RNA sequence: GAUAAGGGCAAACCGACCGGAAACGGCGGGACGCAAAGCACCGGGCCUACCCCUCGGAACGAGGAACGGCCGCCGGGCUACCGAA
Numbered sequence: 001g002a003u004a005a006g007g008g009c010a011a012a013c014c015g016a017c018c019g020g021a022a023a024c025g026g027c028g029g030g031a032c033g034c035a036a037a038g039c040a041c042c043g044g045g046c047c048u049a050c051c052c053c054u055c056g057g058a059a060c061g062a063g064g065a066a067c068g069g070c071c072g073c074c075g076g077g078c079u080a081c082c083g084a085a
Base pairs, nucleotide, nucleotide: 001082008034009033013029014028015027017026018025019024032072038078039077042075043074044073045070046069047068052064053063054062055061
């Protein structure tokens, strides 16, 4: 970062599939898009709340709270193909 080349990934949605309490993830299909939409939770942000704590007579109730999750929310870090201006 281009009207280039070779390619790559894969949103929503679907699945009589799998994991998980959930968020969400995996697998298959499917393409909205992405020049890092490759990797990884260092920082911020957002999502969930099984266990735990508090309230309550109690609830499968309410509140709190990540050690869980999202990298296709952002910043920072690491790595990578091509080579016009």
c-di-GMP-I riboswitch aptamer from a soil metagenome, 85 nucleotides, folded computationally. RNAcentral holds the sequence, with entries from MGnify.